[in-house]
Molecule: transfer RNA
Organism: uncultured bacterium
């Protein structure tokens, strides 16, 4: 220094243009003597950053940043 890949809830990942979801975690309420399980309920996100391009962007497209990996 090119180059390919990834970046989404506390963690692990869905989500290929039309208000963002699940698993475990975590908080409450049931349930037990209690605890574990179970059940039902809720919090939790500026979708890595600015920008463009659409009537609309997590998705499309630039460039930067941060990891990975391969090239020299």
């Nucleotide at each position: 220094g090119c180059g390919u890949g990834u970046g989404u809830a506390g963690u692990u990942c869905a989500g290929u243009g039309g208000u963002a979801g699940a698993a475990c975690g975590c908080u409450g309420u049931c349930c037990u003597g209690a605890u574990a399980a179970g059940a039902c309920a809720g919090a939790g996100g500026u979708c890595g950053u600015a920008g463009g391009u659409u009537c609309g962007a997590u998705u499309c497209c630039u460039a930067c940043c941060a990891c990975a990996c391969g090239c020299a």